[in-house]
RNA sequence: UACCUUAAAGCUAAACCCAUCGUGAGAUGGGGGCAGAAAGCCACGGAUCUUCAAUAGAUAGCCGGGUUGCCUUGA
Numbered sequence: 001u002a003c004c005u006u007a008a009a010g011c012u013a014a015a016c017c018c019a020u021c022g023u024g025a026g027a028u029g030g031g032g033g034c035a036g037a038a039a040g041c042c043a044c045g046g047a048u049c050u051u052c053a054a055u056a057g058a059u060a061g062c063c064g065g066g067u068u069g070c071c072u073u074g075a
Base pairs, nucleotide, nucleotide: 001074002073011036012035016031017030018029019028020027021026034061040067041066042065044064045063046062047059048058049057050056
């Protein structure tokens, strides 16, 4: 500096169940494990969703973008 093809170690944790919070989309914790090479972080653009319709919210595991970065391998 490039890549996420292979292997190992480690990491995250979908659906579903339980508890709590929220009007809600959903969030957090525990169990669970479908998957993931940024499934780390950021609502900037698009998209979808919510309603107490407030220039208010949810989704970063929908796509793009920004930023940081572990291991292995190659140069």

Predicted 3D model of a 75-nucleotide RNA (c-di-GMP-I-GGC riboswitch aptamer) from Desulfocapsa sp.
Lineage of the source: Bacteria > Pseudomonadati > Desulfobulbia > Desulfocapsaceae > Desulfocapsa.
Its Rfam family is "c-di-GMP-I-GGC riboswitch aptamer". Its Rfam clan is "c-di-GMP_I riboswitch clan".
The prediction has a mean pLDDT of 77.